Notes:
Small-subunit ribosomal RNA, 5' domain from a metagenome, 540 nucleotides, folded computationally. It matches the Rfam family "Bacterial small subunit ribosomal RNA". Rfam links the family to the GO terms structural constituent of ribosome and ribosome.

Context: one part of a larger RNA
RNA sequence: GAACAAACGCUGGCGGCGUGCUUCAUACAUGCAAGUCGGACGCGAAAAUACUUCGGUAUGAGUAGAGUGGCGCACGGGUGAGUAACGCGUAGGGAACCUGCCUAGUAGAGGUGGAUAACGCAGCGAAAGUUGUGCUAAUACACCAUAAGCUUUACGAGAUGGGAAGAUUGUAGAGGGAAGAUGGCCUCUGAUUCAAGCUAUCGCUAUUAGAUGGUCCUGCGUUAGAUUAGCUAGUAGGUGUGGUAAUGGCGCACCUAGGCAACGAUCUAUAGCUGGUCUGAGAGGAUGAUCAGCCACACUGGAACUGAGACACGGUCCAGACUCCUACGGGAGGCAGCAGUAGGGAAUUUUGCGCAAUGGGGGCAACCCUGACGCAGCAACGCCGCGUGAGUGAAGAAGGUCUUCGGAUUGUAAAGCUCUGUUUAUGGGAAAGAAGGGUAUAAUCGCUAAUAUCGGUUAUAUUUGACGGUACUCGUAGAGGAAGCACCGGCUAACUCCGUGCCAGCAGCCGCGGUAAUACGGAGGGUGCAAGCGUUGUUC
Numbered sequence: 001g002a003a004c005a006a007a008c009g010c011u012g013g014c015g016g017c018g019u020g021c022u023u024c025a026u027a028c029a030u031g032c033a034a035g036u037c038g039g040a041c042g043c044g045a046a047a048a049u050a051c052u053u054c055g056g057u058a059u060g061a062g063u064a065g066a067g068u069g070g071c072g073c074a075c076g077g078g079u080g081a082g083u084a085a086c087g088c089g090u091a092g093g094g095a096a097c098c099u100g101c102c103u104a105g106u107a108g109a110g111g112u113g114g115a116u117a118a119c120g121c122a123g124c125g126a127a128a129g130u131u132g133u134g135c136u137a138a139u140a141c142a143c144c145a146u147a148a149g150c151u152u153u154a155c156g157a158g159a160u161g162g163g164a165a166g167a168u169u170g171u172a173g174a175g176g177g178a179a180g181a182u183g184g185c186c187u188c189u190g191a192u193u194c195a196a197g198c199u200a201u202c203g204c205u206a207u208u209a210g211a212u213g214g215u216c217c218u219g220c221g222u223u224a225g226a227u228u229a230g231c232u233a234g235u236a237g238g239u240g241u242g243g244u245a246a247u248g249g250c251g252c253a254c255c256u257a258g259g260c261a262a263c264g265a266u267c268u269a270u271a272g273c274u275g276g277u278c279u280g281a282g283a284g285g286a287u288g289a290u291c292a293g294c295c296a297c298a299c300u301g302g303a304a305c306u307g308a309g310a311c312a313c314g315g316u317c318c319a320g321a322c323u324c325c326u327a328c329g330g331g332a333g334g335c336a337g338c339a340g341u342a343g344g345g346a347a348u349u350u351u352g353c354g355c356a357a358u359g360g361g362g363g364c365a366a367c368c369c370u371g372a373c374g375c376a377g378c379a380a381c382g383c384c385g386c387g388u389g390a391g392u393g394a395a396g397a398a399g400g401u402c403u404u405c406g407g408a409u410u411g412u413a414a415a416g417c418u419c420u421g422u423u424u425a426u427g428g429g430a431a432a433g434a435a436g437g438g439u440a441u442a443a444u445c446g447c448u449a450a451u452a453u454c455g456g457u458u459a460u461a462u463u464u465g466a467c468g469g470u471a472c473u474c475g476u477a478g479a480g481g482a483a484g485c486a487c488c489g490g491c492u493a494a495c496u497c498c499g500u501g502c503c504a505g506c507a508g509c510c511g512c513g514g515u516a517a518u519a520c521g522g523a524g525g526g527u528g529c530a531a532g533c534g535u536u537g538u539u540c
Base pairs, nucleotide, nucleotide: 001540002539003538004537006536007535008534009533010532013386014385015384016383017382018381019379020378021344026342027341028340030339031338032337035071036070037069040068041067043065048059049058050057051056078297079296080295087222088221089220090219091218092217093216097214098213102210103209104208105207106206107205108204110144111143112142113141119134120133121132122131123130124129150175151174152173153172154171155170156169157168160165180202181201182200183199184198185197189195190194223269224268225267230260231259232258235257236256237255238254239253240252241251242250272294273293274292275291276287277286278285279284299320300319301318302317303316322333323332324331325330350376352375353374354373358372359370360369361368362367389419390418391417392416399410400409401408402407423481424477425476426475427474428473429472433467437463438462439461440460441459442458443457444456445455446454484529485528486527487526488525489510490509491508495524496523497522498521499520505512506511
């Protein structure tokens, strides 16, 4: 000199864009943060209103609601405790692998069955909850059939490759799948509406390929300490077997006795890694907030279940600590999600608005959910921009300060005069961010038996904004409301007077102060920066 997720002191007008618990991975009151689908399925209220023969009936309404089922909850969001490791970075490999939803292709979707929740009845319990019995549905569950290019067994062929191996491929045997829903129609069959028919869309099964996402392996790189020198028995390797999506001591049995280490093993300490960030001419050094990628964790420890995917932050089970409820028998909980509270600390914000946009989940869709996100609030915490007026004005006013008492300086500074209107205040006008999606009508294309329905495209009409009456803009009033902080001995830009008298004090270094202190304190003046200025801390 530059920088900061800063803090402290004094001061403080506005706007834009950012940033905001670095400490206790401490404990948490309260609310919200993951639901959705009636176009998978069976049930199914009430208030209220109307009528009434006073029994009830109808509408509300097949609505609300819970339940079965499907998809999602493995994303998004948080934190950095652990980890010195294939964790991360980079370059490769998988002939050792998986991949829901999505895209493209091929083939299919035939026939049956038994349950169960909800619900009813009867119980147990303070509660959380739970038991028995009876009924019922499905795209829930189960069985049979069909079946390949799928799986597997046997026998062959075989590019490539040094080889181990084995992509690909032929024949034969065995195994193994499914579900319907909604809209429309009458061409075919039946037929009164219509259907077991046809059709469109969505869904289902098997499989091939792609895409996306992931798992595994390897080379190289990745902090300090030798006042840590030896470490290691599943340890190192082999054979077999199990396990996994898959390789492998990953697990097990047996066999061998190996393996690592001064090119630093082992141990100890510290630490999430990277793109980047800061500094520097660079080489380097320091760092890893915000944003982005990866990893790890979710009160502490352990475990599996479900699932395409978890060994799962707002799931389950066990153990532990803590907190809460209890009828003492037993139960409930997990903010390192967003706000917020206590504590700790030098120190870090609102228990706000909205799904309008972007993105995500569900749904045919309408739409619902979304503390992701978009916005607003608080904080000079940072960067950037603007303003606090402009011109003129010498009697060089008054006052202050100094004085050699002549004057000098503050100083064109003020006053006065003439203006401007950024900003502020107030009053009008007023956006972009909105693209879509839905509905209606029309046209056209495709599917089709069809001019229906459905899907695609186009046109017209209608409709959607939290921010917010915000940005912006026009007028009105009016210099009015808006300057401080540090320093002035040298380094280092800027000097005099008074007070004090080695006292009080200053100080980054040198050093000032003991009666003329430009160094302490005050004043006048000056210098520097400026809505900031200084100090402290940290890095280069």